[in-house]
RNA sequence: GCGCCGAUAGCUCAGUCUGGACAGAGCGGGUGGCUUCGGACCACCAAGUCCGGGGUUCAAAUCCUCGUCGGCGCG
Numbered sequence: 001g002c003g004c005c006g007a008u009a010g011c012u013c014a015g016u017c018u019g020g021a022c023a024g025a026g027c028g029g030g031u032g033g034c035u036u037c038g039g040a041c042c043a044c045c046a047a048g049u050c051c052g053g054g055g056u057u058c059a060a061a062u063c064c065u066c067g068u069c070g071g072c073g074c075g
Stems, first nucleotide, its partner, number of pairs: 001074007010027004020058001029045005051067005
C1' cells in the first nucleotide's frame, strides 16, 4: 500500500443479510422481598447522541459514501 471483518448499556454480545412497532439479552449496579446475617432465589428499576461526518428515504443501528480506531490476511 491492497483486501476482508469489527465498533450498539459499566462489561460481553444479539439485532444489520430482508429499513418501519417504546433499541434488546446475560453479567454487573440500585431498591424491595426472603434470610438470624450474608449468599442463592424472586420482583421491580436505572443505564444508549447504536464510533464520527455527509448522503438516500416518508422513515436509517440497518442502505451508500468519506474518515477514525481495533483485528486478520496479502505484498
Predicted 3D model of a 75-nucleotide RNA (transfer RNA) from a Halorutilaceae archaeon. RNAcentral holds the sequence, with entries from ENA. Model confidence (mean pLDDT): 82 of 100. It matches the Rfam family "tRNA". Rfam classes the family as a transfer RNA.